The prediction has a mean pLDDT of 88.
Predicted 3D model of a 267-nucleotide part of an RNA (large-subunit ribosomal RNA, domain VI) from a bioreactor sludge metagenome.

[in-house]
Context: one part of a larger RNA
RNA sequence: CGUAGGAGAUUUGAGGGAAGCUGACCUUAGUACGAGAGGACCGGGUUGGACGAACCUCUGGUGCACCAGUUGUCACGCCAGUGGCAUUGCUGGGUAGCUAUGUUCGGAAGGGAUAACCGCUGAAAGCAUCUAAGCGGGAAGCCCAUCCCAAGAUAAGAUCUCCCGGGUCGCAAGGCCCCUAAAGGCUCCUUCUAGACUAGGAGGUAAUAGGCCGGGUGUGGAAGCGCAGCAAUGCGUGAAGCUUACCGGUACUAAUCAGCCGUGAGG
Repeated sequence: CGUAGGAGAUUUGAGGGAAGCUGACCUUAGUACGAGAGGACCGGGUUGGACGAACCUCUGGUGCACCAGUUGUCACGCCAGUGGCAUUGCUGGGUAGCUAUGUUCGGAAGGGAUAACCGCUGAAAGCAUCUAAGCGGGAAGCCCAUCCCAAGAUAAGAUCUCCCGGGUCGCAAGGCCCCUAAAGGCUCCUUCUAGACUAGGAGGUAAUAGGCCGGGUGUGGAAGCGCAGCAAUGCGUGAAGCUUACCGGUACUAAUCAGCCGUGAGG
């Protein structure tokens, strides 16, 4: 820009893409077959490998904004307690998120037309012949079926809902003019399990983000005080103190005020 008014939703599916793998074991059955040795088709069930997708409950990893221990040094006047720096100083753990080696799921089943091939009926050619007319069976392959995208499918589809019912001049097309400015959209702002940007989602007086409150989770027993010990230290107060991204609540803070586009019933 188009999709012959504008807008918000929900869709159909022309077409395109993805996927398509396979082993072992049990059973049928030591059956059919075979002198024996050996040993099935068909059918049913179980469990793997590789590959792929999604996810984070579990098992782990990471987790420089959480907790603890600890070395050297400097500072807060000193003790105690803390803070800075030393690769995040080093070390032990670890929430959310992200993740695989973790978890769940997938290939299927089914239908149609066929290939090689196997047939029925059957002449040319009184026989024979699957073929010449005609009719069947038959593959991990083909077309459907499964999942995803999809109306710029210009053949531009469908359904639902919402919105607009002025004046004036002109013969008309239309017009510098006056009135009007809908539904809806955007800018801007708070943001997100969305994201390079853009886009998309939630919200803009409301739980959108922060703060605060409660909970969870993690760490692992804070400081102070008391007691024991010459002391290092230990014990008690006390599952203590602290606790990021998680869950719920709460307008305390910030989403202020506003502006723009979009018209007047539609070749």
RNAcentral holds the full RNA, with entries from SILVA.